The RNA shown here (transfer RNA) has 73 nucleotides and comes from a Nitrospiria bacterium. The coordinates come from a structure-prediction model, not an experiment, and the mean pLDDT is 82. Its Rfam family is "tRNA". Rfam describes the family as follows. Transfer RNA (tRNA) molecules are approximately 80 nucleotides in length.

RNA sequence: GGGCCCAUAGCUCAUUUGGUAGAGCAGACCCCUUAUAAGGGUCAGGUACCUGGUUCGAUCCCAGGUGGGCCCA
Numbered sequence: 001g002g003g004c005c006c007a008u009a010g011c012u013c014a015u016u017u018g019g020u021a022g023a024g025c026a027g028a029c030c031c032c033u034u035a036u037a038a039g040g041g042u043c044a045g046g047u048a049c050c051u052g053g054u055u056c057g058a059u060c061c062c063a064g065g066u067g068g069g070c071c072c073a
Base pairs, nucleotide, nucleotide: 001072002071003070004069005068006067007066010025011024012023013022019056027043028042029041030040031039049065050064051063052062053061
């Protein structure tokens, strides 16, 4: 220098033909127990890396940028 992939909750990750975002763990509270762990229930938590574009509507499509990983030179 060139190519490919990834970026969504505190962490690990889902979210297909674009229709307004969810799970597990972690956290708070409750139940269960003599108590703890395990188990069960409820709650809270993200304007989806940034900017712009397309669209009635974008996590999703397009362009540029940022950060990370891999390959080639």
The same sequence occurs in records of 2 taxa.